[in-house]
Molecule: Lysine riboswitch aptamer
C1' cells in the first nucleotide's frame, strides 16, 4: 500500500427462510343419531371429529433453513443444497391438499471470464467498514 490470505462487525438477495397463530378448504353429506319400511338393506331428516394442510397476523431471521447417512426415533457427527417459481418422474399421504427428493426449463441475486450479449462457479459465497500479521 494495488493485490492475495486471514480476524471482527454490519449488510444485501425476494413469490426469501423458520416458529407461533389458525380464517378456511378438504376429510364429508362420510361416521353417527333419529324416523319410516317389505329391516344383511333402502328411503327421509339432522350431521361431526381426528390425523394431515393452511390465508392472515405476530415474532425471530438471511445457512436463513431444508434434506440424507450414521446413531437408539435422543444428543451429536459428516455430507448435499445460493434463492424461489413451473413442468416431468419417484416417495410420503385417504387425497387432485400438502410435503420431500430428483431431472429439466426459464427467472433472480452474486462473483469471475470474455463483452452489443453470452458462458461458467458456488453460500466454506458476495458487499461495506475496521483490524491483524504473512506473502508480494
Nucleotide at each position: 500500500c494495488a493485490g492475495u490470505c486471514u480476524g471482527a462487525u454490519a449488510g444485501a438477495g425476494g413469490c426469501g427462510c423458520g416458529g407461533c397463530u389458525g380464517a378456511c378448504a378438504a376429510g364429508a353429506g362420510u361416521a353417527u343419531u333419529c324416523c319410516g319400511c317389505c329391516u344383511u338393506g333402502c328411503g327421509g331428516a339432522a350431521g361431526a371429529a381426528a390425523g394431515g394442510g393452511g390465508a392472515u397476523g405476530c415474532c425471530g431471521c438471511c445457512g436463513a433453513a431444508g434434506g440424507a447417512a450414521c446413531g437408539a426415533u435422543a444428543a451429536g457427527u459428516u455430507c448435499c443444497u445460493g434463492g424461489g417459481c413451473c413442468a416431468g418422474c419417484g416417495g410420503a399421504g385417504a387425497a387432485g391438499a400438502u410435503c420431500c427428493g430428483u431431472u429439466g426449463g426459464a427467472c433472480u441475486g452474486u462473483c469471475g471470464c470474455a463483452u452489443u450479449u453470452g458462458c461458467g462457479g458456488a453460500g466454506u459465497g458476495c458487499u461495506a467498514u475496521c483490524g491483524u500479521g504473512a506473502c508480494g